[in-house]
Context: one part of a larger RNA
RNA sequence: CGUUGGAAGUUUGAGAGGAUCUGAUCUUAGUACGAGAGGACCGGGUCGGACGUACCUCUGGUGUAUCUGUUGUGGCGCCAGCUGCAUCGCAGAGUAGCUAAGUACGGACAAGAUAAGCGCUGAAAGCAUCUAAGCACGAAACUUACCUCAAGAUGAGACUUCCUUUAAGAGUCGUAGAAGACUACUACGUUGAUAGGCUGCAGAUGUAAAGAUGGUAACAUCAAAGUCGAGCAGUACUAAUUACUCGAAUA
Numbered sequence: 001c002g003u004u005g006g007a008a009g010u011u012u013g014a015g016a017g018g019a020u021c022u023g024a025u026c027u028u029a030g031u032a033c034g035a036g037a038g039g040a041c042c043g044g045g046u047c048g049g050a051c052g053u054a055c056c057u058c059u060g061g062u063g064u065a066u067c068u069g070u071u072g073u074g075g076c077g078c079c080a081g082c083u084g085c086a087u088c089g090c091a092g093a094g095u096a097g098c099u100a101a102g103u104a105c106g107g108a109c110a111a112g113a114u115a116a117g118c119g120c121u122g123a124a125a126g127c128a129u130c131u132a133a134g135c136a137c138g139a140a141a142c143u144u145a146c147c148u149c150a151a152g153a154u155g156a157g158a159c160u161u162c163c164u165u166u167a168a169g170a171g172u173c174g175u176a177g178a179a180g181a182c183u184a185c186u187a188c189g190u191u192g193a194u195a196g197g198c199u200g201c202a203g204a205u206g207u208a209a210a211g212a213u214g215g216u217a218a219c220a221u222c223a224a225a226g227u228c229g230a231g232c233a234g235u236a237c238u239a240a241u242u243a244c245u246c247g248a249a250u251a
Base pairs, nucleotide, nucleotide: 001152005163006162007161008160009159010158011157015149016148017147018146021049022048023047024046025045026044027043033038051106052105053104054103055102059100060099061098062097066093067092068091069090070089071086072085073084074083075082076081110144111143112142117137119135120134169246170245171244172243173189174188175187176186177185194239195238196237197235198234199233200232201231203228204227205226211222212221213220214219
């Protein structure tokens, strides 16, 4: 821009893409078959491999948020206590998030029309013949079925609701996000829990400083302490103010 008034929401599905894998074992059954050796079709169950999709409860990884220990050196006048730099200085842990080696699930069932092939009836050709007329089976291939996208499908579809004067609605702007390069998308904007803060909780680390007590001292106890807390709740304290712009045929 189009879809022939303008919008919001929900959809149909022409069409397109994805997937389509396979093994072992138990049973049927040591049955059918076979002199024996051997050894099934068909059907039913169980466990796998590879591949794919989603997720983070568990097992782990990472985790330059975080907590702790510690070396060298500089600074805060010194002690104590902190802090800068040294690959995040090094090391030990680790929430959220992201992840696989972790967890869950998938390939199915079935239908239609068929290929090679197997047939029934059956003439031409008194027989025979699956074929000439007619009829029935038959494969991971085909068309459906399963999952995803999908009306620019210009063939532009359908349904519901709103709008009669600057309307319905949308945008600018702001607070943000399991969304993200930007844009877009999604949530919210005081009729408010959108983010921050605060409070509490899950959780991480591992018992802070100061002081007291005990000990010659190192150190121990008071003390699961202190610090953090990307997660989960609650709470308007702070910021989402005010405002502007676009926006329809008719009547």